[in-house]
Molecule: transfer RNA
Organism: Polyangiaceae bacterium
C1' cells in the first nucleotide's frame, strides 16, 4: 500500500428501499415477612462520520473514522 467484513438503546442482535425493533440487562409497580421467579408499565436509538442517489436511505454509491481479517 491493496483487497475482504463489520460499526445501531448499558450488552448481544433482527429490520425486501415505505422509515426503527427483539432478547437480555436497567427502573417502577403487582405478588412476598423480605428476596428470587412470575406478570404489568416505562425510560433509553434521529442507526460511526460528511456527502451523493432517491418520492422516501439501517439499506444502494462516494470519501473519510474505527475494530477484526488476508495479501503484498
Nucleotide at each position: 500500500c491493496u483487497c475482504c467484513u463489520c460499526g445501531a438503546g448499558g450488552c448481544u442482535c433482527a429490520a425486501c428501499g415505505g422509515a426503527u425493533g427483539a432478547g437480555c440487562g436497567c427502573u417502577g409497580g403487582u405478588u412476598u415477612c423480605c428476596g428470587a421467579a412470575a406478570c404489568c408499565a416505562g425510560a433509553a436509538g434521529c442507526u460511526g462520520u460528511g456527502g451523493g442517489u432517491u418520492c422516501g436511505a439501517c439499506u444502494c454509491c462516494c470519501a473519510c473514522c474505527g475494530g477484526g481479517g488476508a495479501g503484498a